[in-house]
RNA sequence: AAGUUAUCAAGAAAGGCGGAGGGAAUAGACCCGAUGAAGCCUUAGCAACCCUUUAUCCGUAAAGAAGGUGCUAAAUUCUAUCCACUGUAUUUUAUUGUUGGAAUAGAUAACUA
Numbered sequence: 001a002a003g004u005u006a007u008c009a010a011g012a013a014a015g016g017c018g019g020a021g022g023g024a025a026u027a028g029a030c031c032c033g034a035u036g037a038a039g040c041c042u043u044a045g046c047a048a049c050c051c052u053u054u055a056u057c058c059g060u061a062a063a064g065a066a067g068g069u070g071c072u073a074a075a076u077u078c079u080a081u082c083c084a085c086u087g088u089a090u091u092u093u094a095u096u097g098u099u100g101g102a103a104u105a106g107a108u109a110a111c112u113a
Stems, first nucleotide, its partner, number of pairs: 002112007013043005021032003026080004044072003049068002051064005076105001081102004085097001087095003
């Protein structure tokens, strides 16, 4: 790097080093940033995927947090493709939106060869 499954509108920040970018990629929008971005380190916290304990109708449920990950601005920041709904123009299409659903892409976890 690949595949499968699950989740992604909740939650949780301080300090040190650093010194100009960052919010995955492309395009657009909108944000964050010298009152200090990315990155690294320390401590703290959140959550509960793996995990531990108990119960079990064996599907799961409840409780926990020592350990392995993850995370700690904004919905995965929003939009992009398709369908539905809605409004407008118009007569077969174009288009609007604090709307709903799905797909694609991505992130994280566990598992597989």

Notes: SAM riboswitch aptamer (S box leader) from Aquimarina sp. TRL1, 113 nucleotides, folded computationally. Lineage of the source: Bacteria > Pseudomonadati > Flavobacteriia > Flavobacteriales > Aquimarina. The model forms 94% of the base pairs in the Rfam consensus. The sequence is in RNAcentral, with records from Rfam.